Transfer RNA from Actinomyces sp., 82 nucleotides, folded computationally. Lineage of the source: Bacteria > Bacillati > Actinomycetota > Actinomycetaceae > Actinomyces. It matches the Rfam family "tRNA". It is annotated as a transfer RNA.

RNA sequence: GCCCCCGUGGUGAAAUCGGCAGACACAGCGACCUUAAAAGUCGCCGCCUUAGGGCAUGCGGGUUCGAGACCCGCCGGGGGCA
Numbered sequence: 001g002c003c004c005c006c007g008u009g010g011u012g013a014a015a016u017c018g019g020c021a022g023a024c025a026c027a028g029c030g031a032c033c034u035u036a037a038a039a040g041u042c043g044c045c046g047c048c049u050u051a052g053g054g055c056a057u058g059c060g061g062g063u064u065c066g067a068g069a070c071c072c073g074c075c076g077g078g079g080g081c082a
Base pairs, nucleotide, nucleotide: 001081002080003079004078005077006076007075010026011025012024019065028044029043030042031041032040046055047054048053058074059073060072061071062070
């Protein structure tokens, strides 16, 4: 230099064909239970906001009524060829 794969909450990840982003699990927080704890059960759990709401899938553009998914250019990680 060329080719392929990947990048989504604190973590692992799902969303396969463009239609509610974060299902599910772990971690965390609260409650119940316990003399106390562990285990268990239940609830909450991205950010901003005065409240309607707004923003958020590595970054910047584009296509589209609508993009995590498609197109272009970058950045980062892994692999292959030379």
It is recorded under the gene name trnL.
The same sequence occurs in records of 6 taxa.